[in-house]
Context: one part of a larger RNA
Molecule: large-subunit ribosomal RNA, domain IV
Organism: Oscillospiraceae bacterium
RNA sequence: GGGUUGUUAAGGAACUCGGCAAAAUGACCCCGUAACUUCGGGAUAAGGGGAGCCUGGAAACAGGCCGCAGAGAAUAGGCCCAAGCGACUGUUUACCAAAAACACAGGUCUGUGCUAAAUCGAAAGAUGACGUAUACGGGCUGACGCCUGCCCGGUGCUGGAAGGUUAAGAGGAGAUGUCAGGCAACGAAGCAUUGAAUCGAAGCCCCAGUAAACGGCGGCCGUAACUAUAACGGUCCUAAGGUAGCGAAAUUCCUUGUCAGGUAAGUUCUGACCCGCACGAAUGGCGUAACGAUUUGGGCGCUGUCUCAACAGCCCACCCG
Numbered sequence: 001g002g003g004u005u006g007u008u009a010a011g012g013a014a015c016u017c018g019g020c021a022a023a024a025u026g027a028c029c030c031c032g033u034a035a036c037u038u039c040g041g042g043a044u045a046a047g048g049g050g051a052g053c054c055u056g057g058a059a060a061c062a063g064g065c066c067g068c069a070g071a072g073a074a075u076a077g078g079c080c081c082a083a084g085c086g087a088c089u090g091u092u093u094a095c096c097a098a099a100a101a102c103a104c105a106g107g108u109c110u111g112u113g114c115u116a117a118a119u120c121g122a123a124a125g126a127u128g129a130c131g132u133a134u135a136c137g138g139g140c141u142g143a144c145g146c147c148u149g150c151c152c153g154g155u156g157c158u159g160g161a162a163g164g165u166u167a168a169g170a171g172g173a174g175a176u177g178u179c180a181g182g183c184a185a186c187g188a189a190g191c192a193u194u195g196a197a198u199c200g201a202a203g204c205c206c207c208a209g210u211a212a213a214c215g216g217c218g219g220c221c222g223u224a225a226c227u228a229u230a231a232c233g234g235u236c237c238u239a240a241g242g243u244a245g246c247g248a249a250a251u252u253c254c255u256u257g258u259c260a261g262g263u264a265a266g267u268u269c270u271g272a273c274c275c276g277c278a279c280g281a282a283u284g285g286c287g288u289a290a291c292g293a294u295u296u297g298g299g300c301g302c303u304g305u306c307u308c309a310a311c312a313g314c315c316c317a318c319c320c321g
Base pairs, nucleotide, nucleotide: 001316002315003314004313005312006311007310008309010307011306014305019302028050029049030048031047036041038143052065053064054063055062056061066070078300079299080298081297082296083295084294085292086291090102091101106141107140108139109138110137111136112135118127119126120125144287145286146285147284149217150216151215154214155213156210157209158208159207160206163205164204165203169199170198174194175193176192177191178190181186218236219235220234221233222232245279246276257273258272259271260270261269
């Protein structure tokens, strides 16, 4: 000097990104226990009290004894308030991420009538399933509560079949080569090479439907007895112009927005406001008891985290032999 373990005056988070780490709480019995709630919970909520041994006694209990200390050592929840996210128990990056990610019960859309759809395989065959639409496959959402608005113009899917377009194929007008013949022009049949009209399915165009399909959900100008604002009006565009709810948010650039709360002092936090750069309704919206090695803010307790460091045990380094 380092590692590790322990103790510490006064203070008690002033440390720090952050109470990280440590300390504290702790088993049992008794009393007592709030908001909220899905009435089960929350809850060991919180907050208090008790305890050894001897004598007497059935016990309750009473009296006495010892120590600093009686759950005498060891093992054995810190707690509360508020908010975000995810309902929950689960699952995950074997070896840097355990989460708000995945899953989930529930919801919904869609396919499938059985030799089912779907999947594996070259096939046989197999899974589905020795099941049969209260079944099975696929997509999205994700308990529960209240709800889930408008747009089918584009893309997709489903249905339609009148018309347009349209392949192979069918069809064979015509053309060319060859050639009998012919002075030449030309040129029959045959054989070849081509080949127009016409017929010709799905698809596409077209016509409808469909958004818990992919997706989308405006601009400008004016207007009210101070000002400001605009219930109101005008106009342009669109398939339709964002409804309810929420909102500086895990989303807000400007921004440490403004106001209020908490602090002596608060870029964080909470409650509001709404001017939403760029929330928004199953790529779900908003709430929500319980739950969480989750994230954020605050408080009580507690402490060597700190003010500010000191001492001690053990081990190492180092020195001497």